């Protein structure tokens, strides 16, 4: 360096079905009458609100299948253009840095979010898997013994995936 693997409610994508969004919003009928909006700006050619009629959608979700994997992936930053939007904004994709995060789970408040769902980060607890140091059994070695050596047991500290095994 190149190849093939572990971890386990393991991690991304896309498709479908359900459901939630919501009886919400558009819209439309009457009452009523001057305010909505972050701001541009709308408004008596009727604003906020109340009743009636109507009646979605997107984004996220569960569950199935199919794919792609095991830095799988998130997050950060920095450019790129595309999409709603009057703008302010947002969003999702591409590309690049940097070396922040081994994994799932809980819980706490914070952010997104209709939401108690989901995702983000962070802080804190067990759990597991890996490597290293090390104690105990056990087992070779060695005549005992002291002492090396093993890793597949049980524990304890301790590290990160730019790691960790296996062949070359």
């Nucleotide at each position: 360096g190149a190849u093939a693997g572990a971890g386990g409610c393991g991690c991304g994508g896309u498709g479908a079905c359900u459901a939630u969004g919501a009886g919400u919003a558009a819209c439309u009928c009457a009452c009523a009458g001057a305010g909505a909006g972050g701001c541009a700006u709308c408004g008596a050619a009727g604003a906020a609100g109340u009743g009636g009629g109507g009646g979605a959608a997107a984004g996220g979700a569960u569950u199935u299948a199919c794919c792609g994997c095991c830095g799988a992936a998130g997050g950060g930053c920095c450019g790129g253009g595309u999409u709603c939007g009057g703008c302010a904004g947002a969003a999702a994709c591409c590309g690049g840095c940097a070396a922040c995060u081994g994994g799932g789970c809980c819980u706490g408040g914070g952010g997104u979010g209709a939401a108690c769902a989901a995702c983000c980060a962070c802080a804190g607890g067990a759990c597991u898997g890996u490597c290293g140091u090390u104690g105990c059994a056990u087992g070779g070695u060695a005549a005992c013994a002291c002492g090396c050596c093993a890793g597949a047991g049980c524990g304890a500290c301790g590290g990160a995936g730019a790691g960790c095994u296996a062949u070359u």
Source information:
Model confidence (mean pLDDT): 79 of 100. This is a predicted structure of a 168-nucleotide RNA (Lysine riboswitch aptamer) from uncultured Succiniclasticum sp.